The prediction has a mean pLDDT of 81. A computed fold for a 73-nucleotide RNA from a Holosporales bacterium, annotated as transfer RNA.

[in-house]
RNA sequence: GGGGUCAUAGCUCAGCUGGGAGAGCGCUACACUGGCAGUGUAGAGGUCAGGGGUUCGAUCCCCCUUGACUCCA
Numbered sequence: 001g002g003g004g005u006c007a008u009a010g011c012u013c014a015g016c017u018g019g020g021a022g023a024g025c026g027c028u029a030c031a032c033u034g035g036c037a038g039u040g041u042a043g044a045g046g047u048c049a050g051g052g053g054u055u056c057g058a059u060c061c062c063c064c065u066u067g068a069c070u071c072c073a
Stems, first nucleotide, its partner, number of pairs: 001072007010025004019056001027043006049065005
């Protein structure tokens, strides 16, 4: 220098052929318990890496950029 894969909650990840942004763990509150813990219920937490485009509508499709991993040289 060229090719490929990936970037979604604090962490690990899902998200189907483009229409509701989610799970587990963690966090907060409450209840049970003598009790940090454990269990149950409820809740908070997101620029879907950044920018642009297509579309009535984009995490998803297209282009550019950034970063990580990997292959070739």

Its Rfam family is "tRNA". It is annotated as a transfer RNA. About the family: Transfer RNA (tRNA) molecules are approximately 80 nucleotides in length.